[in-house]
Context: one part of a larger RNA
């Protein structure tokens, strides 16, 4: 070193970038690393395999062969792999036009609502629930009706509809910005895939230091239910939710599907763009074609469920990962990172069934 595997049985890295390393399009010359063929040396003996013989036989012993799959030199060959030169354009990439988009960032602006303040109008209730109480209210509450403060979040439009690599993005203006897609032509000419270390992004909750606090709510308090009720239901209610910068690095971070390529029936939807017939045109309708997305389905595959051009089919290339009962445990213990919590990597025993 060789083997099966990762949608749901163990098993895709949360996600990109991108170093090394691995792998790499078409055509032509060169070359001779790798490859491949001959030669010629060596490759001790013993043993192992062949053959003959020697002790009656065998084990054992002798004699010869063969083999030693290897290593150097040396002489070839040139498909293919390498490398070095020369070309091309399909593969990547640039230019130019057009449309779409809740990709990101920042400032400003809105209207509806929920508390809350102040006023008017009003009088005995309101709230809550299965029923109640806590709880608010005759120091006037809720109900209305008019003024204000302040915070969050952005109904309808809203759509198995868009946009993003993932995390995620949703009120409306402008700034500043990244990517996809489509058309038609020019231009580079292999500049490419993938990626062990590495950077960087990364929901929610936590954290530091500071701000803010409407609403909603862990803890927490109180009122029911109950046998009891550290619950589930009801009154409050602080952390926290929200800004600003800094930290954690986690998830059912999921399609539980890694990333690029190429092939391999349809059929219906639905975003976005091209062109084209029909229509005087707007519009609209029909069929075409390229991207995206959804339903079903052939062939294959799959234990089954299922999946099926967005594959989980047929193949390549790189990359991560499982895999030896079940708990104990992803714990302890060493290593890094982190202010903590605690993550990460590598991972036991005892003990039990």
């Nucleotide at each position: 070193c060789u083997g099966g595997g990762c949608g749901u049985a163990a098993a895709g890295g949360g996600c990109g970038c991108g170093u090394a390393g691995g792998c790499g399009g078409c055509c032509g010359g060169a070359u001779a690393u790798g490859u491949c063929a001959g030669a010629u040396g060596u490759g001790a003996a013993a043993g192992c395999c062949c053959a003959c013989g020697g002790c009656u036989c065998a084990a054992c012993c002798g004699u010869g062969g063969a083999a030693g799959u290897g290593c150097a030199u040396u002489u070839g060959a040139a498909a293919c792999u390498g490398u070095c030169c020369g070309g091309c354009u399909u593969g990547a990439g640039u230019a130019u036009c057009g449309g779409a988009g809740g990709g990101g960032a920042g400032u400003g602006u809105g209207g509806a609502a929920u508390u809350c303040c102040c006023g008017g109008u009003g009088u005995a209730g309101a709230g809550g629930u299965g029923a109640a109480a806590u709880u608010c209210g005759u120091a006037g509450a809720g109900a209305u009706c008019g003024g204000g403060a302040g915070g969050a979040a952005c109904a309808c439009c809203g759509g198995u509809g868009g946009c993003g690599a993932a995390g995620g993005c949703g009120a409306c203006a402008c700034u500043c910005u990244g990517g996809a897609c489509g058309a038609a032509u020019a231009c580079u000419g292999a500049c490419g895939c993938u990626g062990a270390g590495g950077c960087g992004c990364g929901a929610a909750a936590g954290c530091g230091u500071g701000g803010g606090g409407a609403g909603c709510a862990a803890a927490c308090a109180g009122g029911a239910u109950u046998a009891g009720a550290u619950a589930c239901c009801c009154u409050g209610g602080u952390a926290g939710u929200c800004c600003a910068c800094g930290c954690c690095g986690u998830a059912a971070a999921c399609g539980a599907u890694g990333u690029g390529a190429a092939c391999u029936a349809g059929a219906g939807g639905u975003a976005g763009g091209a062109g084209g017939u029909g229509u005087u045109g707007a519009u609209c309708c029909c069929g075409u074609u390229c991207u995206g997305u959804c339903u079903c389905g052939c062939a294959g595959c799959u234990a089954a469920c299922g999946c099926a051009u967005u594959a989980a089919g047929u193949u390549c290339a790189c990359c991560g990962c499982c895999c030896u009962g079940g708990g104990g445990a992803g714990u302890a213990c060493g290593g890094u990172c982190g202010c903590a919590a605690g993550a990460u990597u590598a991972g036991a025993a005892a003990c039990u069934c």